Source information
The part of an RNA shown here (large-subunit ribosomal RNA, domain I) has 532 nucleotides and comes from Euhalothece natronophila Z-M001. The coordinates come from a structure-prediction model, not an experiment, and the mean pLDDT is 84. RNAcentral holds the full RNA, with entries from Rfam.
[in-house]
Context: one part of a larger RNA
RNA sequence: AGCUAACGGUAGAGCCCUCGGCACACAGAGGCGAAGAAGGACGUGGUAACCGACGAAACGCUACGGGGAGCUGGAAACAAGCAUUGAGCCGUAGGUGUCCGAAUGGGAAAACCCCUUUGAACGGUCUGCUGAAUCUAUAGGCAGACACGAGCCAACGCGGUGAACUGAAACAUCUUAGUAGCUGUAGGAAAAGAAAACAACCGUGAUUCCCCUAGUAGCGGCGAGCGAACGGGGAAAAGCCUAAACCAGUUACUGCGGUAGCUGGGGUAGAGGGACAGCAUCACGGGACAGGAAAAGUUAAACGAAGCAGCUGAAAACUGCACCAGAGAAGGUAAAAGUCCUGUAGUUGAAAACCAGACCUGCCCAGCUGUAUCCCGAGUAGCUCGGAACACGAGAAAUCCCGAGUGAAUCAGCCAGGACCACCUGGUAAGGCUAAAUACUCCUGUGUGACCGAUAGCGAACCAGUACCGCGAGGGAAAGGUGAAAAGAACCCCGGCGAGGGGAGUGAAAAAGAACGUGAAACCGUUAGCUU
Numbered sequence: 001a002g003c004u005a006a007c008g009g010u011a012g013a014g015c016c017c018u019c020g021g022c023a024c025a026c027a028g029a030g031g032c033g034a035a036g037a038a039g040g041a042c043g044u045g046g047u048a049a050c051c052g053a054c055g056a057a058a059c060g061c062u063a064c065g066g067g068g069a070g071c072u073g074g075a076a077a078c079a080a081g082c083a084u085u086g087a088g089c090c091g092u093a094g095g096u097g098u099c100c101g102a103a104u105g106g107g108a109a110a111a112c113c114c115c116u117u118u119g120a121a122c123g124g125u126c127u128g129c130u131g132a133a134u135c136u137a138u139a140g141g142c143a144g145a146c147a148c149g150a151g152c153c154a155a156c157g158c159g160g161u162g163a164a165c166u167g168a169a170a171c172a173u174c175u176u177a178g179u180a181g182c183u184g185u186a187g188g189a190a191a192a193g194a195a196a197a198c199a200a201c202c203g204u205g206a207u208u209c210c211c212c213u214a215g216u217a218g219c220g221g222c223g224a225g226c227g228a229a230c231g232g233g234g235a236a237a238a239g240c241c242u243a244a245a246c247c248a249g250u251u252a253c254u255g256c257g258g259u260a261g262c263u264g265g266g267g268u269a270g271a272g273g274g275a276c277a278g279c280a281u282c283a284c285g286g287g288a289c290a291g292g293a294a295a296a297g298u299u300a301a302a303c304g305a306a307g308c309a310g311c312u313g314a315a316a317a318c319u320g321c322a323c324c325a326g327a328g329a330a331g332g333u334a335a336a337a338g339u340c341c342u343g344u345a346g347u348u349g350a351a352a353a354c355c356a357g358a359c360c361u362g363c364c365c366a367g368c369u370g371u372a373u374c375c376c377g378a379g380u381a382g383c384u385c386g387g388a389a390c391a392c393g394a395g396a397a398a399u400c401c402c403g404a405g406u407g408a409a410u411c412a413g414c415c416a417g418g419a420c421c422a423c424c425u426g427g428u429a430a431g432g433c434u435a436a437a438u439a440c441u442c443c444u445g446u447g448u449g450a451c452c453g454a455u456a457g458c459g460a461a462c463c464a465g466u467a468c469c470g471c472g473a474g475g476g477a478a479a480g481g482u483g484a485a486a487a488g489a490a491c492c493c494c495g496g497c498g499a500g501g502g503g504a505g506u507g508a509a510a511a512a513g514a515a516c517g518u519g520a521a522a523c524c525g526u527u528a529g530c531u532u
Base pairs, nucleotide, nucleotide: 001531002530003529004528005527006526007525008524009523014518015517016481017480020452021451022449023448024447025446026445027444028443029441030440031152032151039100040099041098042055043054044053046078047077050074051073052059061094062093063092064091065090066089070082071081072080105114106113107112115119122149123148124146125145126144127143128142129141130140156187157185158184159183160182161181167174171221197204198203208235209234210233211232212231218226219225239433240432241431242377246265247264248263249262250261251260252259253258270411272376273375274374275373276370277369278368279367285365286364287363289362290361291360292359297354298353299352301348302347303346307321308320309319310318322339323338324328330342331341332340382406383405384404385403386402387401389399392418413428414427415426416425417424468475469474488516491503492502493501494500
């Protein structure tokens, strides 16, 4: 020095555990904010650094409910107190709520400074006065009134704008993709929506979503790729209001013919409807509108069955003999508990707030016939050119939208049925509203898991978006386990009044001693044997 064995040191794997995560389901909620939010700064305790709680009324104040013996948070200790005249604790409603922050009297290097009459700063709306170029007017100005807006917020929605890597085995049309990014704005959903729709000579009857149709028909350097619809089956179902014609009232102008506007009535359709003329008429019913409003529900809770002994350090295991069960879910208790505790099944419960809206009242909503005349959404539809959306890349390219130009018709009308024409069929554009079925989850409650179990699971089980790094944007850790209970080792000894250790004591165990469950390997030793 090597090998082997035993015993140690070191190390912290595997095992066991879980206060934390992850995913989903069902419900709830889907917003907060000038009545000052989200997020913070600084304070508040007898002693008080941190976390949490709270705000100069500051570990808390008031009222009303619940509850019933202890309490003064995590968090010990000392001190001092509170509480059956009901504390602490839980719920509801209030009060207080410094300073910064949209931050809003002015300023500023956020949490500070200054003015003073203690503040609407800015924008908006309304009212009044005033008032240019420019006569009327308008723009503008001044004053007053009103918190209407402003800011924050995870995903989901609808718009605006809009890439590239990539694929095409290169690359340019194409693709990635109308994706990501940036941006506007809204709601609990949004958007869409009551046919100028489809269909095909049969018919359907707003929209949305799902399953098929179908990787079909098509599009496509006919490459890569992109990719419908009709129709069928489901979810959910709900339809309405205006413009115009005409009538009444009213205002302004007027060339006295009327014109323009406002208010109310009227009216809303495609077997065309309405105005107009005539006739009839207050409704069984319906309503998404307004007011009132019951029960139920949510936010605290209450009652709630049934077991003892032996064994053990400890029993819930085992043994013995019992019991309950509308309760044998679960968690805890010195080990494995239906009957010990919290609970569970079941039953009951609200002064207050919220939610919801059975029901009641009001209000609103329907008809028939008919010639002629009038109305039926205009710089619109269409067309040309340029774009763009449609599965559809300009194509034979319909349809939809935008820009420029041009520019109709009013029911004997107009649009569509994939160029276009005829016939036929369907519909009625150029105004608006509309629940549900659908999307999502920052958040609350309950529950579940062939989800993880501390190098896993969220980055974060632990005082983590912390320590630390970076000028900054930003990046971003490691770190869980004594024991049933601290019973956390009085006292003695060595030692530096150390560190560390040896006794003693506690404990079931200290080879559980705080560097604390178990304690693998690498690595380092001690002893013994063997080899050289």

Rfam family: Bacterial large subunit ribosomal RNA. The organism belongs to Euhalothece natronophila, within Bacteria.